[in-house]
RNA sequence: GAAUGUCUUCAGGGCAGGGUGAAAAUCCCGAUCGGCGGUACAGUCCGCGAGCCGGAAACGGCAGACCCGGUGUGACUCCGGGACCGACAGUGACGCGCAUACGCAGGCGCGAAGUCUGGAUGAAAGAAGAUGUGU
Repeated sequence: GAAUGUCUUCAGGGCAGGGUGAAAAUCCCGAUCGGCGGUACAGUCCGCGAGCCGGAAACGGCAGACCCGGUGUGACUCCGGGACCGACAGUGACGCGCAUACGCAGGCGCGAAGUCUGGAUGAAAGAAGAUGUGU
């Protein structure tokens, strides 16, 4: 130093301000955030994790988004510019549909938050360290 066992610790961020309103972190304007490994430094490339669905389990399946210019041997990663995306459950003044109706009031169903609440004081891709085995 390669390989490998055990243990420990760590391992996700974010609506300021304004508008309407009785009420909004949910609507509107605007603001703002970016897990892990790989690779020229990556939310948008390749792969993984969390999540969801099926299953008794093993395991199987599903799941988002980028372009242009510049530098360079090399960059969808850097620099400049302009875009885009975000699990499940809950709530939600918004939207759609159905029914009813002269009108008013009211009914039923479906969808709707990256940032709020919750599972989660969880789990985990992995990172670091300690210690052993053994060549």

FMN riboswitch aptamer (RFN element) from Lawsonibacter hominis, 135 nucleotides, folded computationally. The coordinates come from a structure-prediction model, not an experiment, and the mean pLDDT is 82. Rfam family: FMN riboswitch aptamer (RFN element). A reference for the family is Vitreschak et al. (2002), "Regulation of riboflavin biosynthesis and transport genes in bacteria by transcriptional and translational attenuation", Nucleic Acids Res.